A computed fold for a 327-nucleotide part of an RNA from a bioreactor metagenome, annotated as large-subunit ribosomal RNA, domain IV. The coordinates come from a structure-prediction model, not an experiment, and the mean pLDDT is 88.
[in-house]
Context: one part of a larger RNA
RNA sequence: CCUUUGUUAAGGAACUAGGCAAAAUGGCCUCGUAACUUCGGGAGAAGGGGCGCCGGGAGAGAUCUCGGCCGCAGUGAAUAGGCCCAAGCGACUGUUUACCAAAAACACAAGUCUCUGCUAAGUCGAAAGACGAAGUAUAGGGGCUGACACCUGCCCGGUGCUGGAAGGUUAAGGGGAAGGGUUAGCGAAAGCGAAGCUCUGAACUUAAGCCCCAGUAAACGGCGGCCGUAACUAUAACGGUCCUAAGGUAGCGAAAUUCCUUGUCGGGUAAGUUCCGACCCGCACGAAAGGUGUAACGACUUGGGCACUGUCUCAACAAAGGAUCCG
Numbered sequence: 001c002c003u004u005u006g007u008u009a010a011g012g013a014a015c016u017a018g019g020c021a022a023a024a025u026g027g028c029c030u031c032g033u034a035a036c037u038u039c040g041g042g043a044g045a046a047g048g049g050g051c052g053c054c055g056g057g058a059g060a061g062a063u064c065u066c067g068g069c070c071g072c073a074g075u076g077a078a079u080a081g082g083c084c085c086a087a088g089c090g091a092c093u094g095u096u097u098a099c100c101a102a103a104a105a106c107a108c109a110a111g112u113c114u115c116u117g118c119u120a121a122g123u124c125g126a127a128a129g130a131c132g133a134a135g136u137a138u139a140g141g142g143g144c145u146g147a148c149a150c151c152u153g154c155c156c157g158g159u160g161c162u163g164g165a166a167g168g169u170u171a172a173g174g175g176g177a178a179g180g181g182u183u184a185g186c187g188a189a190a191g192c193g194a195a196g197c198u199c200u201g202a203a204c205u206u207a208a209g210c211c212c213c214a215g216u217a218a219a220c221g222g223c224g225g226c227c228g229u230a231a232c233u234a235u236a237a238c239g240g241u242c243c244u245a246a247g248g249u250a251g252c253g254a255a256a257u258u259c260c261u262u263g264u265c266g267g268g269u270a271a272g273u274u275c276c277g278a279c280c281c282g283c284a285c286g287a288a289a290g291g292u293g294u295a296a297c298g299a300c301u302u303g304g305g306c307a308c309u310g311u312c313u314c315a316a317c318a319a320a321g322g323a324u325c326c327g
Stems, first nucleotide, its partner, number of pairs: 001322008010313002014311001019308001027051005036041001038147001052069007070074001082306007089298002094106002110145007122131003148293004153223003158220002160216005167211003173205002178200005185192002224242005251285001252282001263279005
C1' cells in the first nucleotide's frame, strides 16, 4: 500500500449524477393510530410504555398485581421492518432480454369489433390425416383496448370490409359472318372457281372482378386558413371570406408530449435549470395506437422531510489476510 472488518471528538448529506455504501430501525406484550378509500383496506400507519432477578397475594393454569434487589445495559449474546409527505407510470398477483436492461415493456380479469351453424371458422400437412374438440355461438378463431369510476365527440371524400345488382367494361368456352391456301370444272388467255381438306376468324352469347350505388371508424385513417369588430387599452362573445369528407367536442395541458424555455406567477430553500400547484401562447395533447380520475399494490421513476450515520469537513487508530521490504 491492497482486501475484508471494527471503533471514532465536534458537525450531521456540507459527499454525490443520486444518501450509492454504511449506520439507524428490528422480537414479544400493551396503549395508540391520520388523510384517503373500491369500506376490504390504508395499518406493523405514525407515535408511546413494558420486558431481568427475589418475595407476597390472586388464579386450575397461562398470567395479573404489590413490595424489594442489581447492573451502563434485562428480547443483557445471536437471529428479527427505518419511517413519513407529494408526484409520474402501470390497476393488482404474475411474465421477460439463460450470460450488460425486471421496467412505464409483456400478460392479465374486463370491454369492444369481427369471423365461424359443425365435414365450423382457423392452423399444420403435395396427401392421407391431425389439431380446433371427443368442443357446438354462455363455444371456438382473429384484431384492438386493458381493473374500477365518469366517459368515449365530428368526418364514409381516399383505402379496406360488407351488401346491391340496372347500366358500362371484361376471360376461356360457345358461335361461325367473312377472307386466304389447295383444285374437280369452266375459259383462247387473263382469270373465275363447287365440294372436301386446311389457315384466319367478325357479329352475337357469357361469370366473378373492376367501374357504379349504398352501408360501415372500439375498420386503416382524418379532425383548417385569412380579415375585421365592444364607450381607456387589451381581448373578441359577434361578423365576413376561402377551402374541406369533416374542421379537435368533453377532459387534460411547459406534460414520459413545450422548440423558443431556467415560459410567467405562487409554494418549498438563505440560495431551487429539478419538484409541487396554477396560467394556456398545445413548435407538435385528446377520447379503446383510448381521454380524464383513482383506493390498494411496485427490488419502477422523480422531488421533499424525520431519524441515522466516516458519504463528507478530514482523516485517525485497531484487527485478520495479502503485496512489498529487511533478516